[in-house]
Molecule: transfer RNA
Organism: Candidatus Bathyarchaeia archaeon
RNA sequence: GGACCCGUAGUCUAGCUCGGAUAGGACGCUGGCCUGCGGAGCCGGAGGUCUGGGGUUCAAAUCCCCACGGGUCCG
Numbered sequence: 001g002g003a004c005c006c007g008u009a010g011u012c013u014a015g016c017u018c019g020g021a022u023a024g025g026a027c028g029c030u031g032g033c034c035u036g037c038g039g040a041g042c043c044g045g046a047g048g049u050c051u052g053g054g055g056u057u058c059a060a061a062u063c064c065c066c067a068c069g070g071g072u073c074c075g
Stems, first nucleotide, its partner, number of pairs: 001074007010027004020058001029045005051067005
């Protein structure tokens, strides 16, 4: 320098292929119940505007372009 893949809460991840209207789950955090205390269990809560920017569209996490970051391979 070239090709391909990935980027979604503190962490991991589904959704992307085939656009559809409040972005779902697990762990963690937190309030309560329970318990002699703790843990486990049960009920609830906060935390994202999907790496950044632009474009297409009535509508974008999803499609297109550029950049940034990470990985694999080739030279």